[in-house]
Context: one part of a larger RNA
Molecule: large-subunit ribosomal RNA, domain II
Organism: Cafeteria roenbergensis
């Protein structure tokens, strides 16, 4: 894993509220006696209340009094038991670290005591000692001996340095290689002491029996756990919130707001809600600039900075800087001499193929919300951000579509059909359904993106033109003059000033190209010929460039498409659990009819129902003409389920009604077993 069989709102008391019953201005026992029944009236509720109390009483109590607070009038309650909820207990079920107390460990380990044991060889040679020399001595030197040392290599033994290996292992710490000490503060056998906030510790918070920032073992003990996870059969009606307020509060809990069920009321000519009229009050969008705080430019300049001159008192000046004041022109969430849409609040009428509405009372759940849209804050006018605000959706909503996609769009699933119209969306094939027309697109644009930037198509508005427009094509495009300066030069074309005048159909003291500087080529402007539309602007629509990412195309699902793209028109069609048709089951309301409406649903609420044990009914009924249990199949019921046949097997079983409850598994890292 998996199948099985176990596994979780109990039991007393008390309360409050439901329902049934008994009895009733009453009701009712407890303890105990004694038992098929009763006795037991002690005491508890109610029947009057008002005061702290005495006390007084339909009144009481404060008050000196006025006069206030609380009763009276309308008056039902007690006692069982059912349910449902609450307190108190473990109180639905398992589930901590942890705190205490009593107790057992020092055969492991850590120290330390008493008593024994162990330590292959090697090898270095400290002190001391004896010779010999040498010295006056005191020494000093040689040699020989000598055998020190938390010495030196290194096995036993004792540790654990690196690696590799094992990692359900040979092992809950080990193998292999290599490595550290090995006369020592060494190892080590045996017996012994030190105990749990204590021990021991060459000190790592080590170790104290595979357990140590406070061991193990029982006991308090079923410790608390606002926190996790699980709570077992069926239907059928309604059905939420993730928001205020307060919290040692923020994942908890309480009021309220929102859900349910009972009861009473308000109503069906009406009340509550919706729409419409009528009506109020606003300072929001906008809008302006009178106030308030900015913002930009003229005028005018108080005052300040600079210069000047100076008898230091001052005088004058200015291409600064400026206050007020005035003229424009302008921003504002905390500006307002205006100022809405909607949105609220009110009244009566009207219309409604909306149906509720208010109070008490029982149980409640919930107080972590998500995105899309609308209007704002915070933020960067980021966020699948956060925090308001007004709607929807999901939450708790299936079904179509958006390739997939809780929150988007269109629809709200009682159940059932070989049934029809539709919505969103779609109609070349995947894949249900398509055609015509008229334009644009040439980018696979479609089917990703900006600032700029070439382009196309349509559309207007102006402008020139047969008195000949624009293009292309011949042809002219001078002279004074190389104007004047400046320069080495400067001759239209390096700079600097000026830009005349003449010939003329026209020709710049020149708009480029060019030269050291002339030359040279082109424009402008003209004139011929040809021969009708040309140009400029400005909206619109459409494509291109800009254009760039990591596993593979990968930003139309995809095939592939110049339409099977867009843009306009018309007309079919497919398309859901919508809607419609039949046909059937529940629930409500009524007018009782083969009428109408409803019947998505977590949390929760309220209702019917099913099965299991097991008690009464029960000396009953079924049973060997075959119970119970097992397989299996038909059948009945909306379901839980229930019944009949047949095999099978061989001795009980328990319909009905009522009652009790150790009553219902698929989840709890659940518990035992089996595989």
């Nucleotide at each position: 894993g998996c199948c099985a069989a176990c596994a979780a709102g109990u039991u007393a008391a008390a309360a409050c509220a439901u329902a049934u019953a008994g009895c009733a201005a009453g009701c009712u026992u407890a303890a105990u006696u004694u038992u098929a029944a009763a006795a037991g009236u002690a005491g508890g509720c109610g029947u009057a209340g008002a005061g702290a109390a005495a006390u007084c009483g339909a009144g009481u109590u404060c008050g000196a009094a006025a006069g206030a607070a609380u009763g009276u009038u309308a008056a039902a309650g007690u006692u069982a038991u059912u349910u449902g909820u609450u307190u108190u207990a473990g109180a639905c079920c398992c589930g901590a670290a942890a705190c205490c107390a009593a107790g057992u460990g020092a055969u492991c380990u850590a120290a330390c005591u008493a008593u024994g044991a162990g330590c292959a060889g090697g090898u270095u040679g400290a002190a001391g000692u004896u010779u010999u020399u040498u010295g006056a001595a005191a020494g000093a030197a040689a040699a020989a001996u000598g055998g020190a040392a938390g010495g030196c290599c290194g096995a036993a033994c004792c540790c654990g340095u690196a690696u590799c290996u094992g990692u359900g292992g040979c092992a809950a710490a080990a193998g292999a290689u290599u490595g550290g000490g090995a006369u020592g503060a060494c190892u080590u056998g045996u017996a012994g002491u030190u105990a749990g906030g204590g021990g021991u510790g060459a000190a790592a918070g080590g170790c104290c029996a595979a357990u140590c920032a406070a061991a193990c073992u029982u006991g308090g003990a079923g410790a608390u756990a606002g926190c996790u996870g699980g709570u077992u059969u069926u239907c059928c009606g309604c059905g939420a919130a993730a928001u205020c307020u307060a919290u040692u509060u923020a994942a908890g809990u309480a009021g309220a707001g929102c859900g349910u069920c009972u009861u009473u009321g308000u109503a069906u000519u009406u009340u509550c809600g919706a729409u419409a009229u009528c009506u109020g009050g606003g300072g929001u969008a906008g809008a302006g600039c009178u106030c308030u705080c900015g913002a930009u430019g003229g005028g005018u300049g108080c005052g300040g900075g600079g210069g000047g001159c100076u008898u230091c008192g001052g005088c004058u000046u200015u291409a600064c800087c400026a206050a007020g004041c005035u003229c424009a022109c302008u921003g504002a969430a905390a500006c307002u001499a205006c100022g809405a849409a909607u949105a609220c609040g009110g009244a009566a009428u009207a219309u409604u193929u909306g149906a509720a509405c208010a109070a008490a009372g029982g149980c409640a759940g919930a107080c972590a919300g998500a995105c899309u849209u609308u209007g704002g804050g915070u933020g960067c006018g980021a966020a699948g951000a956060u925090c308001c605000u007004a709607a929807g959706u999901c939450a708790a909503g299936a079904g179509g579509g958006a390739a997939a996609c809780a929150g988007c769009c269109c629809u709200g699933a009682a159940u059932g059909c070989a049934u029809a119209a539709u919505a969103a969306g779609g109609u070349c094939u995947c894949u249900a359904a398509u055609u015509u027309c008229u334009a644009u697109u040439g980018a696979g644009u479609g089917a990703u993106a900006a600032a700029g930037g070439c382009u196309a198509a349509a559309a207007a508005a102006c402008u020139c033109g047969a008195g000949g427009a624009u293009a292309a094509u011949c042809a002219a495009a001078a002279g004074g003059u190389a104007a004047g300066c400046u320069u080495g030069g400067a001759a239209g074309c390096a700079g600097c000033u000026a830009u005349c005048c003449u010939u003329g159909a026209a020709a710049g003291a020149a708009g480029g190209c060019g030269u050291a500087a002339u030359a040279g080529c082109c424009c402008a402007u003209u004139g011929a010929g040809u021969a009708a539309g040309a140009g400029u602007u400005u909206u619109u629509u459409a494509u291109c460039c800009g254009a760039u990412a990591a596993u593979g195309u990968a930003u139309u699902g995809a095939g592939g498409c110049u339409a099977u793209a867009u843009a306009g028109a018309a007309a079919a069609c497919c398309g859901a659990a919508u809607u419609a048709g039949c046909a059937u089951a529940u629930u409500a309301u009524u007018u009782u009819a083969u009428a109408u409406a409803a019947u998505g649903g977590u949390a929760g609420c309220g209702g019917a129902a099913u099965g299991a044990a097991g008690u009464a009914u029960a000396u009953a009924u079924c049973u060997a003409a075959a119970c119970a249990g097992u397989u299996a199949a038909a059948u009945u019921g909306a379901u839980a389920a229930a019944u009949u046949u047949a095999a099978u097997u061989a001795a009980g079983a328990u319909u009905u009604u009522a009652c009790u409850u150790a009553u219902a598994a698929g989840a709890a890292u659940g518990u035992u077993g089996g595989c």